[in-house]
Context: one part of a larger RNA
RNA sequence: UUACGGUCAAGGAACUCGGCAAAAUGACCCCGUAACUUCGGGAUAAGGGGUGCCGGUAGUAGGUGGAGGCGAUGCAGCCCGAGCCCAAUCCGGCCGCAGUGAAUCGCGUCAAGCGACUGUUUAGCAAAAACACAGGUGCCUGCAAACGCGUGAUCCAAGCAGACGUAUAGGCACUGACGCCUGCCCGGUGCCGGAAGGUUAAGGCAAGCGGUUAGCCGCAAGGCGAAGCUGUGAACCGAAGCCCCGGUAAACGGCGGCCGUAACUAUAACGGUCCUAAGGUAGCGAAAUUCCUUGUCGGGUAAGUUCCGACCUGCACGAAUGGCGUAACGAUAGCCACACUGUCUCGACGAGCGACUCA
Numbered sequence: 001u002u003a004c005g006g007u008c009a010a011g012g013a014a015c016u017c018g019g020c021a022a023a024a025u026g027a028c029c030c031c032g033u034a035a036c037u038u039c040g041g042g043a044u045a046a047g048g049g050g051u052g053c054c055g056g057u058a059g060u061a062g063g064u065g066g067a068g069g070c071g072a073u074g075c076a077g078c079c080c081g082a083g084c085c086c087a088a089u090c091c092g093g094c095c096g097c098a099g100u101g102a103a104u105c106g107c108g109u110c111a112a113g114c115g116a117c118u119g120u121u122u123a124g125c126a127a128a129a130a131c132a133c134a135g136g137u138g139c140c141u142g143c144a145a146a147c148g149c150g151u152g153a154u155c156c157a158a159g160c161a162g163a164c165g166u167a168u169a170g171g172c173a174c175u176g177a178c179g180c181c182u183g184c185c186c187g188g189u190g191c192c193g194g195a196a197g198g199u200u201a202a203g204g205c206a207a208g209c210g211g212u213u214a215g216c217c218g219c220a221a222g223g224c225g226a227a228g229c230u231g232u233g234a235a236c237c238g239a240a241g242c243c244c245c246g247g248u249a250a251a252c253g254g255c256g257g258c259c260g261u262a263a264c265u266a267u268a269a270c271g272g273u274c275c276u277a278a279g280g281u282a283g284c285g286a287a288a289u290u291c292c293u294u295g296u297c298g299g300g301u302a303a304g305u306u307c308c309g310a311c312c313u314g315c316a317c318g319a320a321u322g323g324c325g326u327a328a329c330g331a332u333a334g335c336c337a338c339a340c341u342g343u344c345u346c347g348a349c350g351a352g353c354g355a356c357u358c359a
Stems, first nucleotide, its partner, number of pairs: 001354001006349003010345002014343001019340001027051005036041001038177001052094005062085003068079003095099001113332001114330002119131002135175007148160002178325004183255003188252002190248005197243003203237002208232005215224003256274005283317001284314001295311005
């Protein structure tokens, strides 16, 4: 002097990012128990009291139930009560600092964020507000179902699964108990439907043009040139798609600006104007979202960048990328207070493996 494990005057979180760590609570019995609530809970709420040993109450109350008896459908059931086990309560007494005498063995309360809940997760720094979840919604699928697997460097199977299921089923996606709700926009993108018109490939049909040359013409150079073969090839006919016409937002997504106006001031129910597909409804709001910002007011403190309640000027909330609430739940994140403490004021003492010293 590290790890580990003890004790402490007075104070009691002054420590610190933060009560981290430690202390405290603790068992059983009795009394008692609020808001809120989905009526189940909350609840061991909270808050109190008791606890040893001896004698008595008392081998009592209670439990079990042999033998015997009744019974006969029965290894049933009933009667009886031997034996065995054995309280509570109250009364009296006894000892200690201390009686759940050691050990095991919840701290609790208030208000609030997030997630309903039990679950799941980064094997090896994250257990969470992330994932999942019952519940909700949309879309696909009529059965050789949809979706998926399988085979193939190339035009393409057999088969398997779904399912020994059949739309109250199966698949995909989003949301995420429950309660109250879920507004407006289909212009863009996507998806679905439509088929009149426009555009449009291979291909079809094939006008036309070219090459070759039997033959013909020519003194020659050369020219013309059938059939066949061959090169090229206009117009016309050719699907889906796209354009186009509609629908669809619990599809991807989006949800304005400027100016003026009321008999103090301020503000603007009101008016004007521009733009848009439509201009954010309810609810919430300095929020897990607020830059300015430690916004302003109130509460709590002697003092509060956090916290709680309001306000609304929402830089840049907002309705299943769900909105707002919510009892219960949580090794969840923030805040306050009680109890408690060596966390601290501020350190001290003792134990101690190892380090260290000596051999």

The prediction has a mean pLDDT of 84. A computed fold for a 359-nucleotide part of an RNA from a Gemmatimonadales bacterium, annotated as large-subunit ribosomal RNA, domain IV.